Record summary:
The part of an RNA shown here (large-subunit ribosomal RNA, domain IV) has 352 nucleotides and comes from a metagenome. The prediction has a mean pLDDT of 89.
Context: one part of a larger RNA
RNA sequence: UCGUGGAGAAGGAACUCGGCAAAUUAACACCGUAACUUCGGAAGAAGGUGUGCCUCCGUGGGUGAAGAGCCUUGCGCUUGGAGCUCACGAAGGUCGCAGUGACCAGGGGGUAGCGACUGUUUACUAAAAACAUAGGACUCUGCUAAGUCGUAAGACGACGUAUAGGGUCUGAUGCCUGCCCGGUGCCGGAAGGUUAAGGGGAGCGGUUAGCGCAAGCGAAGCUGCGAACUGAAGCCCCGGUAAACGGCGGCCGUAACGAUGACGGUCCUAAGGUAGCGAAAUUCCUUGUCGGGUAAGUUCCGACCUGCACGAAUGGUAUAACGACUUCCCCACUGUCUCCUCCACGAGCUCA
Numbered sequence: 001u002c003g004u005g006g007a008g009a010a011g012g013a014a015c016u017c018g019g020c021a022a023a024u025u026a027a028c029a030c031c032g033u034a035a036c037u038u039c040g041g042a043a044g045a046a047g048g049u050g051u052g053c054c055u056c057c058g059u060g061g062g063u064g065a066a067g068a069g070c071c072u073u074g075c076g077c078u079u080g081g082a083g084c085u086c087a088c089g090a091a092g093g094u095c096g097c098a099g100u101g102a103c104c105a106g107g108g109g110g111u112a113g114c115g116a117c118u119g120u121u122u123a124c125u126a127a128a129a130a131c132a133u134a135g136g137a138c139u140c141u142g143c144u145a146a147g148u149c150g151u152a153a154g155a156c157g158a159c160g161u162a163u164a165g166g167g168u169c170u171g172a173u174g175c176c177u178g179c180c181c182g183g184u185g186c187c188g189g190a191a192g193g194u195u196a197a198g199g200g201g202a203g204c205g206g207u208u209a210g211c212g213c214a215a216g217c218g219a220a221g222c223u224g225c226g227a228a229c230u231g232a233a234g235c236c237c238c239g240g241u242a243a244a245c246g247g248c249g250g251c252c253g254u255a256a257c258g259a260u261g262a263c264g265g266u267c268c269u270a271a272g273g274u275a276g277c278g279a280a281a282u283u284c285c286u287u288g289u290c291g292g293g294u295a296a297g298u299u300c301c302g303a304c305c306u307g308c309a310c311g312a313a314u315g316g317u318a319u320a321a322c323g324a325c326u327u328c329c330c331c332a333c334u335g336u337c338u339c340c341u342c343c344a345c346g347a348g349c350u351c352a
Base pairs, nucleotide, nucleotide: 001347002346003345004344005343006342007341008340010338011337014336019333027051028050029049030048031047036041038172052094053093054092055091057089058088059087060086061085062084063083067079068078069077070076071074095099107331108330109329110328112326113325114323115322119131120130135170136169137168138167139166140165141164147156148155149154173318174317175316176315178248179247180246183245184244185241186240187239188238189237192236193235194234198230199229203225204224205223206222207221210217211216249267250266251265252264253263276310277307288304289303290302291301292300
């Protein structure tokens, strides 16, 4: 010096990103216990008091002797309550610094965010606000179900049957969930347009019996190409659908100070963001402004609304309970610190 423990004057978070670490608290009994609340909780809330040993007394429990009574004379029955013992309680006394005498054994309270909760997760840097969840909704599926695995046979689904099974989203509960179907998707429609193979076969060509002096023409057959017409779904088209993917405006003017603008005008859109919330896990400007807390507060809490760029199941908002989650404050407590010191054991170092 390091490691692991232990003690510490005065102060008591001044330490630090942050009370990290440590300390405090702690058992049992009794008293007592707030807001809030889904009436279950919150709660061991908080905050107090007691606890050893001895004597004596009481109450209750266990066991049940002697004695007494009775007869059917038995290891009998009834009565009886001593003694011993257990628990609890009262009184008195007594010792120590200290009585759950050692060990083991919650620190507490308030505020806000997120997630309802118990649960799950990155085996070996992340345990969370992430995942899941009960609950909600949409959608598919009528059974040889849909869906999934497999080339198939076949299997799962399910020895189930729409109160069932699959998929997607949301995520307890309370109050709610606005407007837009123009685009994309999905569902429905079938009149018209477009449209494949196929059907169809006008027409054109190759070949050559034959004709012709020749140029050439050229039947049938075989063969190549092939127009009109016909021809499904799909697409176009017409409707529906947003707890489907998604989207949810701008400019100008206006009230008897000023400011503001209930009101008006105009342009654009499929429709222009409703309720609620809001400098927020979202606010750039920003340490916004005001209030609270501090002597002093970029954090925190309550408001305001100018929302760069909240917003309603990519859910909005509120919420008791819960959380090794995150933020801020307070009490207690402390070597975290002011500011370090000492002790024990071990390592290290020096020498042998």